[in-house]
Context: one part of a larger RNA
Molecule: small-subunit ribosomal RNA, 5' domain
Organism: uncultured bacterium
RNA sequence: AUUGAACGCUGGCGGCAGGCCUAACACAUGCAAGUCGAGCGGUAACAGAGAUUAGCUUGCUAAUCUGCUGACGAGCGGCGGACGGGUGAGUAAUGCAUAGGAAGUUGCCCAGUAGAGGGGGAUACCAGUUGGAAACGACUGUUAAUACCGCAUAACCUCUUUGGAGCAAAGCAGGGGACCUUCGGGCCUUGCGCUACUGGAUACGCCUAUGUGGGAUUAGCUAGUUGGUGAGGUAAUGGCUCACCAAGGCGACGAUCCCUAGCUGGUCUGAGAGGAUGAUCAGCCACACUGGGACUGAGACACGGCCCAGACUCCUACGGGAGGCAGCAGUGGGGAAUAUUGCACAAUGGGCGAAAGCCUGAUGCAGCCAUGCCGCGUGUAUGAAGAAGGCCUUCGGGUUGUAAAGUACUUUCAGUUGUGAGGAAGGUUGUGUAGUUAAUAGCUGCAUAAUUUGACGUUAGCAACAGAAGAAGCACCGGCUAACUCCGUGCCAGCAGCCGCGGUAAUACGGAGGGUGCGAGCGUUAAUC
Numbered sequence: 001a002u003u004g005a006a007c008g009c010u011g012g013c014g015g016c017a018g019g020c021c022u023a024a025c026a027c028a029u030g031c032a033a034g035u036c037g038a039g040c041g042g043u044a045a046c047a048g049a050g051a052u053u054a055g056c057u058u059g060c061u062a063a064u065c066u067g068c069u070g071a072c073g074a075g076c077g078g079c080g081g082a083c084g085g086g087u088g089a090g091u092a093a094u095g096c097a098u099a100g101g102a103a104g105u106u107g108c109c110c111a112g113u114a115g116a117g118g119g120g121g122a123u124a125c126c127a128g129u130u131g132g133a134a135a136c137g138a139c140u141g142u143u144a145a146u147a148c149c150g151c152a153u154a155a156c157c158u159c160u161u162u163g164g165a166g167c168a169a170a171g172c173a174g175g176g177g178a179c180c181u182u183c184g185g186g187c188c189u190u191g192c193g194c195u196a197c198u199g200g201a202u203a204c205g206c207c208u209a210u211g212u213g214g215g216a217u218u219a220g221c222u223a224g225u226u227g228g229u230g231a232g233g234u235a236a237u238g239g240c241u242c243a244c245c246a247a248g249g250c251g252a253c254g255a256u257c258c259c260u261a262g263c264u265g266g267u268c269u270g271a272g273a274g275g276a277u278g279a280u281c282a283g284c285c286a287c288a289c290u291g292g293g294a295c296u297g298a299g300a301c302a303c304g305g306c307c308c309a310g311a312c313u314c315c316u317a318c319g320g321g322a323g324g325c326a327g328c329a330g331u332g333g334g335g336a337a338u339a340u341u342g343c344a345c346a347a348u349g350g351g352c353g354a355a356a357g358c359c360u361g362a363u364g365c366a367g368c369c370a371u372g373c374c375g376c377g378u379g380u381a382u383g384a385a386g387a388a389g390g391c392c393u394u395c396g397g398g399u400u401g402u403a404a405a406g407u408a409c410u411u412u413c414a415g416u417u418g419u420g421a422g423g424a425a426g427g428u429u430g431u432g433u434a435g436u437u438a439a440u441a442g443c444u445g446c447a448u449a450a451u452u453u454g455a456c457g458u459u460a461g462c463a464a465c466a467g468a469a470g471a472a473g474c475a476c477c478g479g480c481u482a483a484c485u486c487c488g489u490g491c492c493a494g495c496a497g498c499c500g501c502g503g504u505a506a507u508a509c510g511g512a513g514g515g516u517g518c519g520a521g522c523g524u525u526a527a528u529c
Stems, first nucleotide, its partner, number of pairs: 001528003005525005012376006018369002020334001025332003029329003034079003039076002042072002046070003049066008086287003095212007104204002109200007117151001119149002126141006157166003171192006179186002213259003220250003225247008262284004266277004289310005312323004340366001342365003348362001349360004379409004389400004413470001415465005423456001426452011473518005478499003484513005494501002
């Protein structure tokens, strides 16, 4: 000088940060990932509309029916649950940092080329029967799709013996003048979506070099081991795997083994070199009760997915089942020690959606804590009878001390009352205009008008009101080291960072007066330079 600090005494306000370093110990409860009806069959609930019936007070009430409308439980389907959030157990190199590389993949996004023809069979929901305490099933029957499967088409794609062969798709919504219509629509158009391929962007996988702790009281290690040929496998190179062949490969420039440890940008210190460190913030990695495994998918071997084994907890009708806070809060435990079971999606960002919107413990805010840094205040001026009291005294006095009282002022902050920005960009509705188009529909862009959206919030700021009114402590005073006397004690009680104080005049112990240093803090302890 510094700290994610703790402890002791004390404590007025605000701003900005930070807040389980220990048990990767166990977890009650709530929430943390959904969304799309403009993909589908539909209608369990709510609201509206219509119809029927009943009661009558003749325009109300009640019941039933109709997916007709707004919407929507459960279900099929799509996209997202691989992001965001947490933790640092493992890992001394399959990691990280820097610099390169070639044999790769890449949903959504951007640019471009071409296409989107014609068919089929199922299945969930549902209905019925039925098993089970439950979790959850079984069978039969019915039905839809942007779900699934053939066929056609097929290159600038793939394979190739260079002759050829092979591979795809799906519709939905808005609007509409002719024409057709089985009155459903066809057809046209706009937007979104779909298929194949090329390029880009982004992201990821892989390889190499160098660097990245300690121990030699660890000196030899290695059999898929090291290399080759061939094959398999992968998105892709490769002993990645396998068959055969060769006998190699690493090591005092420290292999192997053991211990410790996430790495970095950075942070602390220091004139620097260096040393120490890796909380918060940012990048990468690893993990998700412990161990193993794959499935789906563009992407996982997947924190809030699946399967198996184990430990633990819970339910059970004893046959069998359920669970995983190292997400946000919170609980127990451990500990010197670390916060609320808060508010909101208003902003930023993310997922889904055409959009409105919905979801979002990410995030924005608020609460608690002097944990840190910074700022402000606890009054200002005047005031000598140098008051009283305290302490000391050589008894003359000195000191506390302009300090107080008194007088004159001020009102920051806190308090009360009022006023009041900015964080709001957007969204919706209307009008005008341009593009698209057969179209003055519709859609999109621009302009304009109206309206509407704030958790924080009793916001920041500003104004008024009242009154010095509500606001100072802590450590030290032998030397180092700024600051001295008296009383008590008597090698006792005690102090102490080092030297050392204390055995009857202690500036070193305890108290008092006085002083010194810092100040909403001050000391102590721990740790680093």